Annotation: A computed fold for a 75-nucleotide RNA from a Candidatus Methylacidiphilales bacterium, annotated as transfer RNA. The organism belongs to Methylacidiphilales, within Bacteria. Rfam family: tRNA. It is annotated as a transfer RNA. Its mean pLDDT, the model's own confidence on a scale to 100, is 81.
């Protein structure tokens, strides 16, 4: 300097153009227990940022920013 990969709740992960954005851990409520834990049942909270395509983007395209490979260059 160049190609490529990834960014999703607090943590990890899934989605491949129409999902109510899903699941596991936490968290917080209740139940269950003499208490804890275990289990039940139900909540909160999420797409990195910007602009394009499109009736409609997490999803497809440029550009940022980051983080990570590879190849140059150094030689």
């Nucleotide at each position: 300097c160049a190609c490529c990969c990834c960014a999703u709740g607090g943590a990890g992960u899934a989605g491949c153009g129409g999902u109510u954005a899903g699941c596991u851990c936490a968290c917080c409520u209740c139940c269950c227990u003499u208490u804890c834990a275990c289990g039940g049942a139900g909540g909160u909270a999420g797409c990195a940022c910007g602009g394009g395509u499109u009736c409609g983007a997490a999803u497809c395209c440029c550009g940022u920013u980051g983080g990570g490979g590879u190849g140059a260059c150094c030689a």